[in-house]
RNA sequence: GGGCCCGUAACUCAAUGGUAGAGUAGCAGCCUUUUAAGCUGAAAGUUGUAGGUUCGAGUCCUACCGGGCUCA
Numbered sequence: 001g002g003g004c005c006c007g008u009a010a011c012u013c014a015a016u017g018g019u020a021g022a023g024u025a026g027c028a029g030c031c032u033u034u035u036a037a038g039c040u041g042a043a044a045g046u047u048g049u050a051g052g053u054u055c056g057a058g059u060c061c062u063a064c065c066g067g068g069c070u071c072a
Stems, first nucleotide, its partner, number of pairs: 001071007010024004018055001027041004048064005
């Protein structure tokens, strides 16, 4: 330098082009003599960046950034 894959909540991962969710962690409450465990609730997102297509983009297209694999 060429090709391919990945980037979404603090972490691990979902999501037919049509309101971005789950588990874990953290927070609050209940329970318990207390802690742990258990139960309940609320919160947490510029979907890597910038453009394009579309009535509508996490999803499709382009470039770039970061990571991985591979070829030279």
The RNA shown here (transfer RNA) has 72 nucleotides and comes from a Methanosarcinales archaeon. The sequence is in RNAcentral, with records from ENA. NCBI's taxonomy places the organism under Archaea, Methanobacteriati, Methanobacteriota, Methanomicrobia, Methanosarcinales. Rfam family: tRNA.